[in-house]
RNA sequence: AGAGUUUGAUCCUGGCUCAGAUUGAACGCUGGCGGCAUGGUUAAAGCAUGCAAGUCGCAGGAGAAGCCUUCGGGUGGACACUGGCGAAAGGGCGAGGAAUGGUAUCGAACGUACCCCGAAGUUGAGAAUAGCCUGAAGAAAUUCAGAGUAAUACUCCAUGAUCUCUACGGAGCAAAGCUACGGCGCUUCGGGAGCGGCGAUACUCCUAUCAGGUAGUUGGUGAGGUAAUGGCUCACCAAGCCUUAGACGGGUAGCGGGUGUGAGAGCACGAUCCGCCGCAUCGGAACUGAGACACUGUCCGGACUCCUACGGGAGGCUGCAGCAACGAAUAUUCCGCGAUGCACGCAAGUGUGACGGAGCGAUGCCGCGUGUGGGAUGAAGCAUCUACGAUGUGUAAACCACUGUCAGGGUGUAGGAAGAACUGACCGCACCCAAAGGCAGGACCGGCUAAUCACGUGCCAGCAGCCGCGGUAAUACGUGAGGUCCAAGCGUUAAUCGGAAUCACUGGGCUUAAAGAGUGCGCAGGCGGACUGAUAAGCAUUUUGUGAAAUCCCACAGCUCAACUGUGGAAUUGCAGAGUGAACUAUCAGUCUUGAGGUAGGUAGAGGCUGACGGAACCAUAGGUGGAGCGGUGGAAUGCAUAGAGAUCUAUGGGAACGCCAAAGGCGAAGGCAGUCAGCUGGGCCUAUUCUGACGCUCAUGCACGAAAGCGUGGGGAGCAAACAGGAUUAGAUACCCUGGUAGUCCACGCCCUAAACGAUGUGCACUAGAUCGAUGCAGCUCUGACGCUGUGUUGGUCGAAGAGAAAUUAUUAAGUGCACCGCCUGGGGAGUACGGUCGCAAGGCUAAAACUCAAAGGAAUUGACGGGGGCUCACACAAGCGGUGGAGCAUGUUGCUUAAUUCGAAGCAACGCGAAGAACCUUAUCCUGGUCUUGACAUGUACGAAUUAGCUUUUGGAAACUUAAGUGACGCUCUUUGAGUGGAACGUACACAGGUGCUGCAUGGCUGUCGUCAGCUCGUGCUGUGAAGUGUUAGGUUAAGUCCUUUAACGAGCGCAACCCCUAUCGCUAGUUGCCAGCAAGUAAUGUUGGGGACUCUAGCGAGACUGCCGGUGUUAAAUCGGAGGAAGGUGGGGAUGACGUCAAGUCCUCAUGGCCCUUAUGACCAGGGCUGCAAACGUGCUACAAUGGCGUGUACAGAGCGAUGCGAGACCGCGAGGUGGAGCAAAUCGCAAAAAGCACGCCCCAGUUCGGAUAGCAGGCUGCAACUCGCCUGCUUGAAGUUGGAAUCGCUAGUAAUCGGAGAUCAGCUACGCUCCGGUGAAUACGUUCCUGAGCCUUGUACACACCGCCCGUCAAGUCAUGGAAGCUGGGAGUGCCCGAAGUCACGGUGUUUCAAUCGUGCCCACGGCAAGUUCGGUGACUGGGACUAAGUCGUAACAAGGUA
Repeated sequence: AGAGUUUGAUCCUGGCUCAGAUUGAACGCUGGCGGCAUGGUUAAAGCAUGCAAGUCGCAGGAGAAGCCUUCGGGUGGACACUGGCGAAAGGGCGAGGAAUGGUAUCGAACGUACCCCGAAGUUGAGAAUAGCCUGAAGAAAUUCAGAGUAAUACUCCAUGAUCUCUACGGAGCAAAGCUACGGCGCUUCGGGAGCGGCGAUACUCCUAUCAGGUAGUUGGUGAGGUAAUGGCUCACCAAGCCUUAGACGGGUAGCGGGUGUGAGAGCACGAUCCGCCGCAUCGGAACUGAGACACUGUCCGGACUCCUACGGGAGGCUGCAGCAACGAAUAUUCCGCGAUGCACGCAAGUGUGACGGAGCGAUGCCGCGUGUGGGAUGAAGCAUCUACGAUGUGUAAACCACUGUCAGGGUGUAGGAAGAACUGACCGCACCCAAAGGCAGGACCGGCUAAUCACGUGCCAGCAGCCGCGGUAAUACGUGAGGUCCAAGCGUUAAUCGGAAUCACUGGGCUUAAAGAGUGCGCAGGCGGACUGAUAAGCAUUUUGUGAAAUCCCACAGCUCAACUGUGGAAUUGCAGAGUGAACUAUCAGUCUUGAGGUAGGUAGAGGCUGACGGAACCAUAGGUGGAGCGGUGGAAUGCAUAGAGAUCUAUGGGAACGCCAAAGGCGAAGGCAGUCAGCUGGGCCUAUUCUGACGCUCAUGCACGAAAGCGUGGGGAGCAAACAGGAUUAGAUACCCUGGUAGUCCACGCCCUAAACGAUGUGCACUAGAUCGAUGCAGCUCUGACGCUGUGUUGGUCGAAGAGAAAUUAUUAAGUGCACCGCCUGGGGAGUACGGUCGCAAGGCUAAAACUCAAAGGAAUUGACGGGGGCUCACACAAGCGGUGGAGCAUGUUGCUUAAUUCGAAGCAACGCGAAGAACCUUAUCCUGGUCUUGACAUGUACGAAUUAGCUUUUGGAAACUUAAGUGACGCUCUUUGAGUGGAACGUACACAGGUGCUGCAUGGCUGUCGUCAGCUCGUGCUGUGAAGUGUUAGGUUAAGUCCUUUAACGAGCGCAACCCCUAUCGCUAGUUGCCAGCAAGUAAUGUUGGGGACUCUAGCGAGACUGCCGGUGUUAAAUCGGAGGAAGGUGGGGAUGACGUCAAGUCCUCAUGGCCCUUAUGACCAGGGCUGCAAACGUGCUACAAUGGCGUGUACAGAGCGAUGCGAGACCGCGAGGUGGAGCAAAUCGCAAAAAGCACGCCCCAGUUCGGAUAGCAGGCUGCAACUCGCCUGCUUGAAGUUGGAAUCGCUAGUAAUCGGAGAUCAGCUACGCUCCGGUGAAUACGUUCCUGAGCCUUGUACACACCGCCCGUCAAGUCAUGGAAGCUGGGAGUGCCCGAAGUCACGGUGUUUCAAUCGUGCCCACGGCAAGUUCGGUGACUGGGACUAAGUCGUAACAAGGUA
């Protein structure tokens, strides 16, 4: 000190969350020792038991037990009693209380036992009474009667210095003794110290959804009362007093020193310790006393508990322990008065749950330990991996050496003991002993945040502080290994502060993010021009007092250190007093003119109100003309019209609004204001510098105005037009469109008071570059005027610098720089809602929450994508054409259905004659049925074994696989041979393993499709921008092209384009066999047949050629383009190969490769048969046709490119034919396939379901093959279906193209090929053009989209959950008011009373508790009901976002 989280990315706004510190804590796991602290935060609910206040014999009498005794008594002095002092302290708690409190500083009208100082005194007398004794009542508590006794108890007399009262003459008031002879006491007065009572000022929580409160209330006079002031109380008089600077009411709370946190200012808290206050079961009251209205005193009332003989009594842990209860939660019924204090006492001493200690709790802080050094075989185990070798755990362990802190055991006693001695509950200190022995866990490891791998799981189980993980390769769940951070603790939860400048005093904002009131006037308040003087309230400075101690901080010191503690200092930022100063603020006094206002003279204007008048349009009515439609729409219909509409002319009436002028114009505080004229009236501006002399600015509450709609009363009503009706549209259409139409719109009066009431920008003043265009004054210049120019005011706009701003933007009309005042904001939703209050006739307005819920909501800008946005451009995209598909039959693929199985994949374009360039078996598949095998059909290795085997020929069973038997019988190496050995291969057994067309193309590689052969896609450096990004790549031209040129904050470059490559079109050179044959020669029935030739064609190598090169026009001088020449070819000559960055989780795990998962006597392997060919139906792609541009017959001509040895197969012969026989030639420019067909010539057919068409079917054949039944092709004869040009719709093609004609090849035994891929022959038509459809490119625009329009998203309804409002009522609490009752008690009065005081009785006032009544306020609950929030895949529509399809 920051970080995470809104977005595809960015900047900002803004909330949420985290990292820190802390705690009287609790919970989970774990737990060695010690020191110092600390420990009922909840029920101020209730308490068993013990203790917590006594002491004094030097006040008094009496005198038990015990001891002694001469029995007379003495000693002794307990318990109890009288008396004195204390019990009002100490200790506990925080219920109440917002002021009778606390804190700070002051003050005057008071008291004070014990203590200190000073002065004076202490004489005499008397009457009682406890105890004790006797008797009595009672269960008890306790009480009564009699006799009798003492005092420092009580009473009286005396004296009276002082003292009190006073009319200044006087009057009044005291005492107590004891003694051990040292003293200790007593009384009065004065003073002191300390303590206490009272008062003043300032400060002291939230709430206005509490705005008025108050009757002893406020003051006075008098009296009473008190220690003392005072309405403290009473009588009388007056009517005051408090309050927006918050009275009164409601809620909450003990306050302070301080504590936590924070840089500080602050914020939060008020345990332990100290000061103050309050309380003592709840409420009331007084007594005693120096002091109390009294925690362990008294009286009364209430609740509760206990005892009881039922008559009556007793009690108060918010003291220390402890119990039970409550709760997440908080300790021992301990020891001691040894220390420190307190009470009493002359003292010794006694008492003390104050206190000192110990115990329990890791509750906190602090310290220590669980060992230290060496030690590599880098052990084992475990885990991981590139996998049987490494790596990690890890010097860690084992092992060797050493030490002895802590805990344990023993012995002794410095210190706490207070300087003679005595005194220790508890703690401590020193020394000795033994042994590495007894002692480590918790959380975390996706980012924030230090630390990662494997396995398991499979949106399950679970995690999570926020973001978020988990749907088969999870560093996020669980486990293991490893690691990280802390450590006797570690985490979690709760809470406070911080971070949060996220309530902003320090230190924020308000155009668009939340936020300027709709506008003005204006009281209070705040702020306020220049000069002079005075004062000294603020202010500054000096000083004095105070600000308790403890705490915090600093220094030093004491416990071995530290925590802890001591001493000293500083600080305590405050309050109060005094002195000095006089600049500023303030106050008082005086002066001034520049702020403000007045006056005089001008001036512009839809400023306001009232009245009158006007023309156009519209509608209606009446009349004329006229005669069929009008009107309306995208198109229609409803509507009007022959009863005469619409149209047109005339007249009359009505209401509303005011065209042109007119504008970037004007006026007004805003709302708003527009025909013309008149009247009344408000404000502005200019000029003069004439008057007043700060009169000013802002403004909470308040008052006034305030569009439209709406409301009330009365008018008015032409047009328009909510509601409503009808017609359309539509799936629907309660809408958009059309025809009608009522409120309303208009007027008068009265309400309402809200708007995107907007410049989304409060008002005022001052200052800070300019340029330009309007409106409206004034002045100057030109001799004057118009006009013009210049200057100076006011006012309305635009552009723009600095600055500001998140940016867009703003910029003298600020959103700049400052000042003054007001209003407002603090995440989104819930909600501008509920409740309450107030205003309103109502509608509704103003004020204004919470529960709950989300992690976002939002602003500006960026890049894309998209738009039923725009512009430019392109493409067989449309158009113009030609031919098809869709109708028929058949072929083929697909869906569906069927089936034991109909294997699998492909699915808009971009699946569907696709994988498949050949399914009868094979192929072929976990597709089915059945039969078999299990180291396997195939590969490698190891070990062992036995003999030979493999193959071939026969053979048994069988459908085959397989199996049985017999025979024959190779091969490698070594050795000398017959042969032997070996063991390679092979075989068998066993183990590793093989195998899988099993799953995942959403784990992948590779390959492929598509956009698209579209012209795009990017980078480096520089520049611009806070940034994402932009620029370059835009713009102007041009191109097929981001092709090129020009311009240019860009300059260059890369992948694409083009070119380079191949084929083809022309020519040349070279070379001529198998090709060619012009000339020469030979020969044949004929043929390059032969000699020969290289001329030509051709073949196949190398070259040439085309480059906008030349000319002209256009163009910017350019790029380029148009036309032309030449040329075989002209502007890319034609075709092919070539496919940028990327998109579609596109396709393929069944080509291949491959991770993971799965199967392993089976999902592997073999075999037979079947299926993949199944057929109500649908779709795609094709073939053949429907005919005469044709069909048939006969004759006849011209290609190119291929293929051929398990092959192509000639001539010849046989067959109608498919084909057969046969086998010349040919590994092919030589031979063969091989006939090219359309074409051409001639003939027939004559428009028909035909001499078209050939499906279907029958018979007979051929070929291939082990085998044509399911299920092949071909031939001949016969049969002769549909079909006569094809609905909606739709496909291809721009030239050697379409169309048409045949040929060849791959696969292949054969074939379903009409498919696919090539080859040539014949050979068109059309393109005006870019409006429209489709797709694409560039620029621009809008966007709430970014999974990107197949997007996003709204509301009702339905379901579940949650919180909340209303509600007939039901119910509980609080504070008061009125009335009734009236205990105890003080006071007053009266009576009785006695020697007096006292006592007692009665009455009165006040009054606790209790009761009644009507209200008020805060909750709880409540049938039903209202909306709200949330919830992967519900219903209905499609309102918003693009012109969102009606902005």